[in-house]
Context: one part of a larger RNA
RNA sequence: UGACGGGGGCCCGCACAAGCGGAGGAACAUGUGGUUUAAUUCGAUGAUACGCGAGGAACCUUACCUGGAUUUAAAUGGAGAAUGCCGUACUGGGAAACUAGUAUUUCUUUCGAGACAUUUUUCAAGGUGCUGCAUGGUUGUCGUCAGCUCGUGCCGUGAGGUGUCGGGUUAAGUCCCUUAACGAGCGCAACCCCUAUCGUUAGUUGCCAUCAGGUGAAGCUGGGCACUCUAGCGAGACUGCCACCGUAAGGUGAGAGGAGGGCGGGGAUGACGUCAAAUCAGCACGGCCCUUACAUCCAGGGCUACACACGUGUUACAAUGGACAUUACAGAGGGUCGCUACUUGGUGACAAGAUGCUAAUCUCAAAAAGUGUUCGUAGUUCGGAUCGGAGUCUGUAACUCGACUCCGUGAAGUUGGAUUCGCUAGUAAUCGCGCAUCAGCCAUGGCGCGGUGAAUACGUUCCCGGGCCUUGUACA
Numbered sequence: 001u002g003a004c005g006g007g008g009g010c011c012c013g014c015a016c017a018a019g020c021g022g023a024g025g026a027a028c029a030u031g032u033g034g035u036u037u038a039a040u041u042c043g044a045u046g047a048u049a050c051g052c053g054a055g056g057a058a059c060c061u062u063a064c065c066u067g068g069a070u071u072u073a074a075a076u077g078g079a080g081a082a083u084g085c086c087g088u089a090c091u092g093g094g095a096a097a098c099u100a101g102u103a104u105u106u107c108u109u110u111c112g113a114g115a116c117a118u119u120u121u122u123c124a125a126g127g128u129g130c131u132g133c134a135u136g137g138u139u140g141u142c143g144u145c146a147g148c149u150c151g152u153g154c155c156g157u158g159a160g161g162u163g164u165c166g167g168g169u170u171a172a173g174u175c176c177c178u179u180a181a182c183g184a185g186c187g188c189a190a191c192c193c194c195u196a197u198c199g200u201u202a203g204u205u206g207c208c209a210u211c212a213g214g215u216g217a218a219g220c221u222g223g224g225c226a227c228u229c230u231a232g233c234g235a236g237a238c239u240g241c242c243a244c245c246g247u248a249a250g251g252u253g254a255g256a257g258g259a260g261g262g263c264g265g266g267g268a269u270g271a272c273g274u275c276a277a278a279u280c281a282g283c284a285c286g287g288c289c290c291u292u293a294c295a296u297c298c299a300g301g302g303c304u305a306c307a308c309a310c311g312u313g314u315u316a317c318a319a320u321g322g323a324c325a326u327u328a329c330a331g332a333g334g335g336u337c338g339c340u341a342c343u344u345g346g347u348g349a350c351a352a353g354a355u356g357c358u359a360a361u362c363u364c365a366a367a368a369a370g371u372g373u374u375c376g377u378a379g380u381u382c383g384g385a386u387c388g389g390a391g392u393c394u395g396u397a398a399c400u401c402g403a404c405u406c407c408g409u410g411a412a413g414u415u416g417g418a419u420u421c422g423c424u425a426g427u428a429a430u431c432g433c434g435c436a437u438c439a440g441c442c443a444u445g446g447c448g449c450g451g452u453g454a455a456u457a458c459g460u461u462c463c464c465g466g467g468c469c470u471u472g473u474a475c476a
Base pairs, nucleotide, nucleotide: 001476002475003473004472005471007470008469009468010467011466012465013464015460016459019423020422021421022420023419026315027314028313029312030311031310032309033308034306035305042053043052064301065300066299067298068297069296070295072124077123078122079121080120081119082118083117084116087104088103089102090101091100092099093098106115107114108113126290127289129288130287131286135284136283137279138278139277140275142273147186148185149184150183151182152181153162154161155160166177167176168175192267193266194265195264197235198234199233200232201231202230203229206225207224208223211222212221213220238261241255242253243252244251245250317416321375322374323373324372325371327370333364334363335362338357339356342353343352344351345350382413387408388407389406390405391404392403393402429452430451431450432449433448434447435446
């Protein structure tokens, strides 16, 4: 100087407390461990692995296994030698890859040759082989915590200290006062984006107040750009004003005004560093290793196994509900190898026809919770696992191993032990909608969007994590 303490002081955080809803019990989905296997490819393992890499494992992917093959699947150039192969078409074998055979036999030419291609030899390629403890790059974490440092000066023999401490204050090393320190840098904050109000510009594909036409109905039509909206530019919030407290910084106010009030609400933004943290399988790269194989191609299988254990979820156990009927109200997205109105057929998944849209125009599209009737506390009209049958769709192909539909079947489960998780407001809870990946889909996952919409916080004694000061130490 640090680190540590079941030392002390001060402070903060859904850390506890106060509440609301979960997990842990059930079934299933998914990931992991284990076991099994020819193979169940590899990585990730307290917090910081386990719906993670994977934002799509039937083939492909694919790295694994079994079997069959090749010696170049792809890049590149040089040298030597040989050839007009190769390719194309057809036939045979084969699961295919591949292999055997038949036919065809390049272009230019000054006839010297050259070009092109192939074969062979040689340098080379290739490797998801090893090392993340050789590395770059990227990332997690402490932590969006308030810290981490430097120059000069001063102090100390020196390691170092001071500044950065103290008194206040703040979300903040934020600011003020004091001060052997005075300044500065990286962080904090602000600058950026979205959102909440208003103005202005613009008015189609958006909108419809006034005027006119028109319909079964409808901005449907003329017209208009008021309003909504769209998207550019501006305004607006700064403790600015008032009162009180305070030297100041600042604090308090059920003060004013205002759409908004004290960082308005979200996002992006992650200091010096820590964990030899993660990744050589995204990519790059040093070293080592393989080179008729640890490379490459193909078929089939596997990654989907199943006495079991754990994590994360979905659906439930019902009446704040199930079923049936009826009828409203979103936002944000996607669409030409696409989304499809509408019509017809089918109980339905869907099929056949057909129209519009490269989209504020057409379409996906029905929003769902909401409202009415019924059921009457039952393993039920709860719950839907599992299984049987019949189908639809995608795709060469759904056996291993897809999703969906219809009929039947109707398991566990009656609110879950110890323990444990999330959340402070448009939040939790609850309800549906969309997108990426994608032929299809094992999506209950991930990322977004809006609808309905709570309870509680006395407080900081205690648990956990963190910050500052101080103290002890046989630790570095």
Molecule: small-subunit ribosomal RNA, 3' major domain
Organism: uncultured bacterium